Bacterial RNase P class A from a marine sediment metagenome, 346 nucleotides, folded computationally. The model forms 96% of the base pairs in the Rfam consensus. RNAcentral holds the sequence, with entries from MGnify. Model confidence (mean pLDDT): 76 of 100.
[in-house]
RNA sequence: AGCAGGUCGGGUGGCCGCCCGCAAGGGAGGAAAGUCCGAGCUCCACAGGGCAGGGUGCUGGCUAACGGCCAGGAGGGGCGACCCUACGGAAAGUGCAACAGAAAACACACCGCCUAAGGCCUUCGGGCACGGCAAGGGUGAAAUGGUGCGGUAAGAGCGCACCGGCAGCCGGGUGACCGGCUGGCCUGGCAAACCCCACCUGGAGCAAGACCGAAUAGGAGGGAUACGGAGUGGCCCGCUCCACACCCUCGGGUUGGUCGCUUGAGGCGCGUGGCAACACGCGUCCCAGAUGAAUGGUCACCUCGGGCGUUCGCGCCUAGGACAAGACUCGGCUUACAGACCUACU
Numbered sequence: 001a002g003c004a005g006g007u008c009g010g011g012u013g014g015c016c017g018c019c020c021g022c023a024a025g026g027g028a029g030g031a032a033a034g035u036c037c038g039a040g041c042u043c044c045a046c047a048g049g050g051c052a053g054g055g056u057g058c059u060g061g062c063u064a065a066c067g068g069c070c071a072g073g074a075g076g077g078g079c080g081a082c083c084c085u086a087c088g089g090a091a092a093g094u095g096c097a098a099c100a101g102a103a104a105a106c107a108c109a110c111c112g113c114c115u116a117a118g119g120c121c122u123u124c125g126g127g128c129a130c131g132g133c134a135a136g137g138g139u140g141a142a143a144u145g146g147u148g149c150g151g152u153a154a155g156a157g158c159g160c161a162c163c164g165g166c167a168g169c170c171g172g173g174u175g176a177c178c179g180g181c182u183g184g185c186c187u188g189g190c191a192a193a194c195c196c197c198a199c200c201u202g203g204a205g206c207a208a209g210a211c212c213g214a215a216u217a218g219g220a221g222g223g224a225u226a227c228g229g230a231g232u233g234g235c236c237c238g239c240u241c242c243a244c245a246c247c248c249u250c251g252g253g254u255u256g257g258u259c260g261c262u263u264g265a266g267g268c269g270c271g272u273g274g275c276a277a278c279a280c281g282c283g284u285c286c287c288a289g290a291u292g293a294a295u296g297g298u299c300a301c302c303u304c305g306g307g308c309g310u311u312c313g314c315g316c317c318u319a320g321g322a323c324a325a326g327a328c329u330c331g332g333c334u335u336a337c338a339g340a341c342c343u344a345c346u
Stems, first nucleotide, its partner, number of pairs: 001346002004343005010302007018027003029323001033334002036332005041205004048237004053201005058072005073087001074085004088196002093194002095190002110137002112133003119128003145163006164186001166183007209259004219250005228242004266285008303321002305318005
């Protein structure tokens, strides 16, 4: 200088307040945030079948679950520590490829290279036509494997060697995949285009939902009549309910309280197993539950940073201390963040 991971994110005390609680006591965060995924919980069938739609996409494991995490494989980047990857299928089908270019898919000859065979002419040097080629140039993001030798009229997997790719076999690995041998000489790209394949997926959400109280309260009018209506928020089936019932309109009342609500896939410590994510065992702790919504204000000292002075011991000054703050609860991801510290590695 860099790279990877982790910890903390001002401290103590006085005074004045706030929320929960009988009291003792407790009172924001690493992201409480964005609400992007996954679950618990609640109601609607005990959430059931089909279609449509949506999601995920290398392999193995972890987990309640996941689009998360751990370990590994392959490809790419970096001198390196290390980092990045929507990383299944393009010899199922359909489609797309601007501009440039001759040609963009069972394509193609602009410049260029060649006249060997056969044809015509010849002054015997050669010329013309019919043709051959894809090596070199040029276009493009991409042009029908790459390099070399042989070969040829010139060329070409036309032949050969090596490399890449494909297929088969053998060996290793749970697997992704890796290594070796053999073979015919080769099959373009895009699936964050449709599509195909595999797996997952019902909907709504704590304003869920339940209870109590109050209210003229079982209010008035109308509708539908089982081949019907509603519950049920993509559709169909199915399921459930249907007269003290359902739906619509009008009028009236409440727009209050309690529960849900915080003991939980919980935190911390130790041990065991595992590379790890994580699991298990033991011990210990209880740590916000507000709702027009508490967790604040002020003073002193210290600390960190900055400035000035210095006799280098320190002294003085300082409206400087980030991002931001619960609302049913967890597991993740993503984003924001002054500054301080620790560890491994290059």
About this RNA
Rfam family: Bacterial RNase P class A. It is annotated as a ribozyme.